The RNA shown here (transfer RNA) has 72 nucleotides and comes from Lachnospiraceae bacterium NE2001. The same sequence occurs in records of 2 taxa.
[in-house]
């Protein structure tokens, strides 16, 4: 130095360019003599980041930034 992947909810990770979703966790309630199992609800997102296409970008383009990895 240059080429590739990867970045989404506290934690793992989905999502054909057209409501951002799923498990687990945390809350709330329900059961129980208490707790753990169990069962019902909500709730929590600048989709790394500035910009660009586009009616409409988590997804397509372009720089950048952290992480991992090839080549030198």
């Nucleotide at each position: 130095a240059u080429c590739c992947g990867u970045g989404u909810a506290g934690a793992a990770c989905a999502a054909u360019g057209g409501u951002a979703g799923u498990u687990c966790g945390g809350c709330u309630c329900c059961c129980u003599g208490u707790u753990a199992a169990g069962g019902a609800g909500a709730a929590g997102g600048u989709u790394g980041u500035a910009g660009g296409u586009u009616c409409g970008a988590g997804u397509c383009c372009u720089a950048c930034c952290a992480c991992g990895g090839g080549u030198g």
Overview: The source organism's lineage runs through Bacteria, Bacillati, Bacillota, Clostridia and Lachnospiraceae. Rfam family: tRNA. By type it is a transfer RNA.